Overview:
Predicted 3D model of a 73-nucleotide RNA (transfer RNA) from a Patescibacteria group bacterium. The coordinates come from a structure-prediction model, not an experiment, and the mean pLDDT is 82. Rfam family: tRNA. Gene Ontology term of the family: triplet codon-amino acid adaptor activity. The family's RNA type in Rfam is transfer RNA.
């Protein structure tokens, strides 16, 4: 330079046209214990890289651009 992939909560992933965007570790608070880890129970957190566009409806589809990897030259 040309093509392919990924970008979603602190972290790893769901959700692939239908709506409050789901877990799971981490964080918090209770409990429980002499304290503290385990455990148990409640709890807070993203609007999906960024803009635009199709749709009645977009995490999902389609454009550009960022970003991060790859292949090729």
């Nucleotide at each position: 330079g040309u093509c392919c992939c990924c970008g979603u909560a602190g972290u790893u992933u769901a959700a692939u046209g239908g709506a409050u965007a789901a877990a799971a570790c981490a964080c918090a608070a209770a409990g429980u214990u002499g304290c503290g880890g385990a455990c148990u129970u409640u709890g807070a957190g993203a609007g999906u890289g960024u803009a635009g566009g199709u749709c009645c409806g977009a995490u999902u589809c389609c454009u550009a651009c960022c970003g991060g990897g790859g292949a090729c030259a």